[in-house]
Molecule: small-subunit ribosomal RNA
Organism: Hydrothermarchaeales archaeon (SeqCode)
RNA sequence: AUUCCGGUUGAUCCUGCCGGAGGUCACUGCUAUUGGGGUUCGACUAAGCCAUGCGAGUCGACUGCCUUCCGCAAGGGAGGCAGGGCGGACGGCUCAGUAACACGUGGGUAAUCUACCCUCGGGUCUGGGAUAACCCCGGAAAACUGGGGACAAUACCGGAUAGAUGGAGAGGUCUGGAAAGAUCCUCCGUCCAAAGCUCCGGCGCCCGAGGAUGAGCCUGCGGCCGAUUAGGCAGUUGGCGGUGUGAAGGACCACCAAACCUAAGAUCGGUACGGGCAGUGAGAGCUGUAGCCCGGAGAUGGGGACUGAGACACGGCCCCAGGCCCUACGGGGCGCAGCAGGCGCGGAAACUCCGCAAUGUUCGAAAGAACGACGGGGGAACCCCAAGUGCCUCAUCAUUUUUUUUGAUGAGGCUUUUGUGCAGCGCAAACAACUGCACGAAUAAGAGCCGGGUAAGACCGGUGCCAGCCGCCGCGGUAACACCGGCGGCUCAAGUGGUGGCCGCUUUUAUUGGGCCUAAAGCGUUCGUAGCCGGUUCGGCAAGUCUUUGGGUAAAUCUUGCUGCUCAACAGUAAGAAUUCCGAAGAUACUGCCGGGCUCGGGACCGAGAGAGGUCGGAGGUACUCCUGGGGUAGAGGUGAAAUUCUGUAAUCCUGGGGGGACCACCAGUGGCGAAGGCGUCCGACUAGAGCGGGUCCGACGGUGAGGGACGAAAGCCAGGGGAGCGAACCGGAUUAGAUACCCGGGUAGUCCUGGCCGUAAACGCUGUGGGCUAGGUGUUGCACGCUCUACGGGGGCAUGCAGUGCCGAAGAGAAGUUGAUAAGCCUACCGCCUGGGAAGUAUUACUGCAAGGUAGAAACUUAAAGGAAUUGGCGGGGGAGCACCACAAGGGGUGGAGUCUGCGGUUCAAUUGGAUUCAACGCCGGACAUCUCACCGGGGGCGACGGCAGUAUGAUGGCCAGGCUGAAGACCUUGCUUGACGAGCCGAGAGGAGGUGCAUGGCCGUCGUCAGCUCGUACCGUGAGGCGUCCUGUUAAGUCAGGCAACGAGCGAGACCCGUGCCCUUAGUUGUCAACGGUUGCCAUCGGCAUGCCGGACACAAUAAGGGGACCGCUGCUGAUAAAGCAGAGGAAGGAGCGGGCGACGAUAGGUCAGCAUGCCCCGAAUCUCCCGGGCUACACGCGGACUACAAUGGCUAGGACAAUAGGUCCCGACUUCGAAAGGAGAAGGCAAUCCUCAAACCUAGCCCUAGUUCAGAUUGUGGGCUGAAACCCGCCCACAUGAAGCCGGAAUCCCUAGUAAUCGCGUGUCAUUAUCGCGCGGUGAAUACGUCCCUGCUCCUUGCACACACCGCCCGUCACACCAUCCGAGUGAGGUCGAGGCAAGGCUAUGUCUUGAGAUGUAGUCGAGUCUGGAUUUUGCAAGGAGGGUGAAGUCGUAACAAGGUAGCCGUAGCGGAAGCUGCGGCUGGAUCACCUCCU
Repeated sequence: AUUCCGGUUGAUCCUGCCGGAGGUCACUGCUAUUGGGGUUCGACUAAGCCAUGCGAGUCGACUGCCUUCCGCAAGGGAGGCAGGGCGGACGGCUCAGUAACACGUGGGUAAUCUACCCUCGGGUCUGGGAUAACCCCGGAAAACUGGGGACAAUACCGGAUAGAUGGAGAGGUCUGGAAAGAUCCUCCGUCCAAAGCUCCGGCGCCCGAGGAUGAGCCUGCGGCCGAUUAGGCAGUUGGCGGUGUGAAGGACCACCAAACCUAAGAUCGGUACGGGCAGUGAGAGCUGUAGCCCGGAGAUGGGGACUGAGACACGGCCCCAGGCCCUACGGGGCGCAGCAGGCGCGGAAACUCCGCAAUGUUCGAAAGAACGACGGGGGAACCCCAAGUGCCUCAUCAUUUUUUUUGAUGAGGCUUUUGUGCAGCGCAAACAACUGCACGAAUAAGAGCCGGGUAAGACCGGUGCCAGCCGCCGCGGUAACACCGGCGGCUCAAGUGGUGGCCGCUUUUAUUGGGCCUAAAGCGUUCGUAGCCGGUUCGGCAAGUCUUUGGGUAAAUCUUGCUGCUCAACAGUAAGAAUUCCGAAGAUACUGCCGGGCUCGGGACCGAGAGAGGUCGGAGGUACUCCUGGGGUAGAGGUGAAAUUCUGUAAUCCUGGGGGGACCACCAGUGGCGAAGGCGUCCGACUAGAGCGGGUCCGACGGUGAGGGACGAAAGCCAGGGGAGCGAACCGGAUUAGAUACCCGGGUAGUCCUGGCCGUAAACGCUGUGGGCUAGGUGUUGCACGCUCUACGGGGGCAUGCAGUGCCGAAGAGAAGUUGAUAAGCCUACCGCCUGGGAAGUAUUACUGCAAGGUAGAAACUUAAAGGAAUUGGCGGGGGAGCACCACAAGGGGUGGAGUCUGCGGUUCAAUUGGAUUCAACGCCGGACAUCUCACCGGGGGCGACGGCAGUAUGAUGGCCAGGCUGAAGACCUUGCUUGACGAGCCGAGAGGAGGUGCAUGGCCGUCGUCAGCUCGUACCGUGAGGCGUCCUGUUAAGUCAGGCAACGAGCGAGACCCGUGCCCUUAGUUGUCAACGGUUGCCAUCGGCAUGCCGGACACAAUAAGGGGACCGCUGCUGAUAAAGCAGAGGAAGGAGCGGGCGACGAUAGGUCAGCAUGCCCCGAAUCUCCCGGGCUACACGCGGACUACAAUGGCUAGGACAAUAGGUCCCGACUUCGAAAGGAGAAGGCAAUCCUCAAACCUAGCCCUAGUUCAGAUUGUGGGCUGAAACCCGCCCACAUGAAGCCGGAAUCCCUAGUAAUCGCGUGUCAUUAUCGCGCGGUGAAUACGUCCCUGCUCCUUGCACACACCGCCCGUCACACCAUCCGAGUGAGGUCGAGGCAAGGCUAUGUCUUGAGAUGUAGUCGAGUCUGGAUUUUGCAAGGAGGGUGAAGUCGUAACAAGGUAGCCGUAGCGGAAGCUGCGGCUGGAUCACCUCCU
């Protein structure tokens, strides 16, 4: 700058609103130096009420009188009272009323008036009687008033003249668009002028005409909202004649007629003074209009007239009402919406100032007087403009990346606008300003903000979902850039913020300039009235339209130029603009109007065909059900499974016959017809429409369509029929925690017919109707025409045209999904509808209906979103494919029952320290705790680096005998001895902490994961999130590989790799080995054997430990696509990853660990530190997990016999010898290790046991003994003897395992002083079953739905309970407004009478009539017992309705029912998942 930015999401695009940034107005918080200018200042609320003062007087050149001064007087001057004239209708204030000729603008007045002023013409003659002031006398509280007496005028009255006016008559002339006007003549009637003063200059007075000015009346056009106000109106509309007025007119009256206004919005209601203008905006607009100007209206509310040129009169009068004041109670007075000022109201607004010097008004001849108009000052952060709060140099310090800059301090210098003082000038007087001089940096800066938007803190302290902040999003639950302070910074600046209104932003009311398939939005459909729009051609007119021109559009305001204040604001001046309006002249394309043609739009007609189009009548068919006859016998029926139910009075079933009502299979088809709803057996009657073909007729006859009319599924209603089946409600049976449901058995309305009502549906293509234009392809229906085939048939095929109906698709459109000649494309005409979500299609009102209800249809309040489409995930009691013994199946063995061990929970306790809690806590924290460990409990002691202050040679501190205290102790206390410089008494600050926070963290680990995934680069697709690649087919353990493909490549994972093991080879030779060889020893001895016993020797074998080889679907066959690969086979030690391990992608899980360690912050700090003693972690009604041992004969016991591997060893392993029954003891070789030590059990052989609580099992307990260790009481292990518990194979449920595995057997080791049923390893013996599947539990991929994204442990609905808020209904009650009716009635007006000298008084009749009373109608509003729904609220109750197929698909309309969401019936929709089939398309 014609501008954006934040907020819905995990992310995206869109719709849409909310908020922010701008300007302006009012109020307000904090702060404040000065000057100038200005149309600012009780408008908003109370047009509420007002004390006091002032705001309209003037004239002696109209008159009378009084007082006073000068003067001898005449006379003159001044002041006052009164009469008289003019002015008090202006000026000033306010905005209540008013939706109106009130205003604006343009006209009219042939329907009018106009004092003072101007011009012209004429005139001013003659008489008269009063009266105020004054004097006298009275009344009264006052206001005021009565009587008497005088006198004057420019006061008043009579007469005259001029004149005016009305009527009649005859015409002429003039103006004009038009005489009704003007003028002239005659006659008659009515009314009927004048004023003087004087200073002698003049000033006045009267009549007529004209002008000017001002005013009255009429009128075209223009400018608010509401239809939840649709009909209004009786003087209403018009006419004739009158009244009235200055003047037209139903303004008023009498009579006559029955009109008049209204959808282009009458009437009614609400709101509101109107305009010039002002704010804002690019403009169009929107909003405002108190101030200045113009107009109007009002003067406490209401009414009325008088005077006057002018009023129905703000500072005049009369009356009523309400309010106030005085009173002697008789009666009076007042009206700030003038200036000040006061009260009240409020968020909200100044001095009871000065002056008539200027401008202006009134009066006056003038001088002049008066003026709260006005001018001037005071007050106010009212607005606008302008200025300042200092500048320079040096030094030091700080800041900055350096120069620079900036800040602080100090020193030195400069300037004086401003400030202070003085003088002049200025002014009505002042103030200010201006001029000059002097002094002195002196006298002058704040407000808001600093998480994003939005400019400026990843600073400190405090607080800890508290206190608080926040326009919106959002901050705050112990590390707050967001709260409160400090420091620092940013913006603006004499201001700066807040609150509220308006405009803009907002194309968010869209004329400019929006939309309506799914976001809000197309009426259920159609006919048609008004309106709007309208084919082609010719002629005319010139209304719209366009051009030129004249007038007008007040001034101020606005724009531009110039000028004046020092600049500017401001002022002056000139020009322009002020878009509208009125007139004149012209143009004629387009629109319009009039007239004449045309045929393409439209309609009519003719022809042959198509069709579930409609109404009525007739006929038929199967099934069902009931009745009846026959046959037949025990069940039938129903379900996931059942039961209720039917059946021995014979069901179900088979069969014959009869009755009844409803319906119309197949044909049947994204086929047909209809405006939509809708329409389906056949035949007939009547009837409507469309298409095709013909091109005969009419000649724009058309399109749309506000109101209005008609039709309009299902349900429902009324009346009468009918009732087979089905079937809301209802009754049973089940299911279930419950089951007012889903399932089952019954069953009433209803469904059907006739007549009437209702008028709604997801009445949908969620797409209004008509017309035109804009690529194609392919089905199908109807008609026509052509070609062709023909069994000739109303047959088949192909092509074209028209009309319908589908699918795909280009361009285009769209937020996208999608749409795409059947548009949601491009144009066009008309209608309907939308404007954030909720409250709510509710309330109220109106219309309609028998009712149910329908149609039209709000607000308060509440809320920051609600929503559409698409994306990525996650999820599904969706689908597909693949996979897994932490899945199933097939099997094997267990757990769950017992006893014991161990861990956990719970309980207990002084303490039973703490952590871990589905898989992924629970023989886990390597956690087998006697002390230690140790964190817990009880008791007792010890400890402060460093600094400061007290203390201390008058002795700090340490040590010690004895006694006391104590469980014990120079720990402490008492007394004493000794030592000789520091010091824990106080304040800080530390060490230390297994104290807190694993949700502040590092590191490490578990789990997903025995998974096969996770990404990148470039290109491509998409507005974008994102997609593609990574998909599909086959295959694999595998995103493994192959082929295809808008992808091509690559990375991390998988694999490869590393370790172990299985076969072979090579190398090596001690501490290993010993087959062969040589020697030798011992033993048994028949051959010979045994002992690697010893020496040599060898390394063949085994073993050890280093390096190689070997296996790759390599070979053959089959399958597969000739691929990848799979299956089978050969060979091989091993076969398809040989087997077993290690290695754990991107990430997620706020998973675990602050108690292994590290570590931020917080806390303790002489105790939460540290040490010692004792206790506890080992408790025990109980629950859970994991193990061990068993329940026995596949066993137990006794005796004998055989075979391992791993691994460890010096405070150690310990052979061997010996003692002991054993545990173990005593001694002790060897071994720091391929050297020495420790080395099995199941098994085998033989015997016994004989099915039993046992010769099973071993718990528990007793006695004795041993070992470790300061120490086995709480609380260790072992041995022997004795004791001999439960347990006889384990409910629901659940765990592990696919081969050297399970099962079973022992061995080693870790921990360790001692203690293993634990963990980690080792070997021995050694099976069964499957070679599958996706059923359960899960995982991966693809796809689908989603209202989930904290991601289904998700989301979310309704009743009920509690609290608050606004609303609706409400018996009634209170306060108003308006309208019409009646009674009373102040007062006014008209006519007329009486009295009175007059003023006046008082009657009568008529009329208007404020006010008041009565009773109505209507409307607004306050309160209200009670009732109703709604909204909001942190974790309340009941269920689970919806979102996935949401577990009975959902939703719409309707009806019934039910605590509630809801359920069920009938009809409809897809905005339903899934599988299958048919059809159609690509």